Record summary
Predicted 3D model of a 354-nucleotide part of an RNA (small-subunit ribosomal RNA, central domain) from a metagenome. The coordinates come from a structure-prediction model, not an experiment, and the mean pLDDT is 88. The full RNA is in RNAcentral, with records from SILVA.
Context: one part of a larger RNA
């Protein structure tokens, strides 16, 4: 390379977005590029078959025939399938209209509850914290009960294998702005599409620069304790940081460890959202119940796997396009490149060794 692979053995890029390329729905009618048939020409010799001939035989040399050289090139057809070229359709795609669903999103305003801290006012000896202790706070008045204030962070109950987003994520109320999705439609385009090298945009925490902020918690440090040690784990402090603006940074068990995209292949049950039908009723944005789509889950048949298992949300059957793998350490390390302010990021051997 063929070939086999990627949930868990090695191995799905964090996620979308799109360029190149690849691949492409239904149909009619041309053409004949690709494909098929035929057929002419060519396609060196050795080489290889075969039937002769010659070295005393043979290996070897040689003379006829053949056969292969799978190709290339010109003619002549073939139209089912792929290209092109025009039309034409709706089922894939989009639009547009409707009435609902949502912690999507971004930006301002309102609020709730704790903690902390601080005015007054009461109280008057402990408090706190642990397995048990001690550091620690306390007569300069604590812990406690009460009533004003300041700040920052959060947003409990409701909360639900409930909902949302591409994914990281997203939860008080309200308000402007936005932006997907699903649902129904006797609306409109009419293949416009499907992936996706390079490429681009986003991407939890931490961390990095700049300016705020700073109550709570807290890597780092102190201290008290355990202990043989205690550079922990438990206990008092506490710094950065966590918040906010504006940049960087680009990585995660970024996990469903399962790439998108499609058709196909039993069914039973919760649930969410949309529509519908029948029914009840306190008539309302209500209730039950079936059915339909679209989502989330959870049993399970055929199948499928090395099992665990998964099983219409596939890890079944099958197209289409990426991306990755190829024993174990060295090693995600050296180097060189590029990216970054720097931690470091991406890309990524091999010598040796097993």
């Nucleotide at each position: 390379u063929u070939g086999g692979g990627c949930c868990u053995a090695a191995a799905g890029c964090g996620u979308c977005c799109g360029u190149a390329g690849c691949c492409g729905g239904u149909u009619a009618u041309g053409u004949a590029a690709a494909u098929c048939u035929c057929u002419u020409g060519u396609g060196a010799a050795a080489u290889u078959g075969u039937a002769g001939g010659g070295u005393u035989u043979a290996a070897c040399c040689u003379u006829g025939c053949a056969a292969a050289g799978u190709g290339c090139a010109g003619g002549a057809g073939a139209u089912a399938u792929u290209g092109c070229a025009u039309g034409a359709c709706c089922u894939g795609g989009g639009a547009c209209u409707g009435g609902g669903a949502g912690g999507a999103g971004u930006c301002a305003g309102a609020g709730g509850u704790a903690u902390u801290c601080u005015g007054g006012g009461g109280g008057g000896g402990g408090c706190g914290g642990u397995a048990a202790a001690a550091u620690g706070c306390u007569a300069u008045a604590a812990u406690c009960c009460u009533u004003g204030g300041a700040g920052g962070a959060u947003u409990a109950u409701u909360u639900g294998u409930g909902g949302u987003g591409a994914a990281g994520g997203c939860g008080u109320c309200u308000g402007a702005c936005c932006a997907g999705a699903a649902c129904a439609g006797a609306u409109c385009c009419g293949a416009c599409g499907g992936u996706g090298a390079g490429g681009g945009a986003c991407g939890a925490a931490a961390g990095c620069u700049a300016g705020g902020g700073g109550a709570g918690c807290g890597a780092c440090u102190c201290g008290g304790a355990u202990u043989a040690g205690a550079u922990a784990c438990u206990c008092g402090a506490u710094u950065a940081g966590u918040c906010c603006u504006a940049g960087c940074u680009g990585u995660a068990a970024a996990u469903g460890c399962u790439g998108c995209g499609a058709g196909c292949u039993a069914g039973g049950u919760g649930u969410u959202g949309c529509a519908u039908a029948u029914u009840c009723u306190u008539u309302a944005a209500g209730g039950a119940u079936g059915u339909g789509c679209a989502g989330u889950g959870u049993c399970g048949u055929a199948g499928u796997g090395a099992a665990g298992g998964c099983a219409u949300u596939a890890a079944g059957c099958u197209c289409g396009c990426c991306g990755c793998c190829u024993g174990g350490g060295a090693a995600g390390u050296a180097u060189a490149g590029c990216c970054g302010c720097a931690a470091g990021g991406c890309c990524g051997a091999a010598a040796c060794u097993u």